FMN riboswitch aptamer (RFN element), 146 nucleotides, folded computationally.
The sequence was found by an Rfam model in a public genome assembly.
Model confidence (mean pLDDT): 77 of 100.
Its Rfam family is "FMN riboswitch aptamer (RFN element)". Rfam describes the family as follows. The RFN element is a highly conserved domain that is found frequently in the 5'-untranslated regions of prokaryotic mRNAs that encode for flavin mononucleotide (FMN) biosynthesis and transport proteins.

RNA sequence: UAAGCCGUCCAAGGCGGAGUGUGAUUCUCCGACCGGCGGUGACCCUUGGGUAGGGAAGUCCGCAAGUCCUGUCAAAUUUUCACAUGCAGGAUUGACGCAGUGAGACUCUGCGGCCGACGGUAAAGUCCGGAAGAGAGGAAGUGUUU
Repeated sequence: UAAGCCGUCCAAGGCGGAGUGUGAUUCUCCGACCGGCGGUGACCCUUGGGUAGGGAAGUCCGCAAGUCCUGUCAAAUUUUCACAUGCAGGAUUGACGCAGUGAGACUCUGCGGCCGACGGUAAAGUCCGGAAGAGAGGAAGUGUUU
């Protein structure tokens, strides 16, 4: 210095007004707001330059949560038993066009669109709840192995 392992820590944002109504941040009208993680990325920042570092896609590629189905002999979890909220396997999982520049763009610039789990409740991306959870992954470590 690199790779693996280990435990630790971190890891989601967002609504107002009017109307109807017993009741609506859910419906209707008007006008707003928000965008998980990794990859890609012609742009941006730092620099005199090179180099190097940092940032950059809700709608591209992939992943996660959620939901559903099956199994749970053994192993693991458990004092034991039962259960499944645990574990294992599988399924499902939204949405973009046009113009411009250019060698090259669904990423840049401009314009106009579109999308958003489950449960609750007057029908919800924005309220409440599972959730002080889980997790894609990220960070640092005087740790450990090679």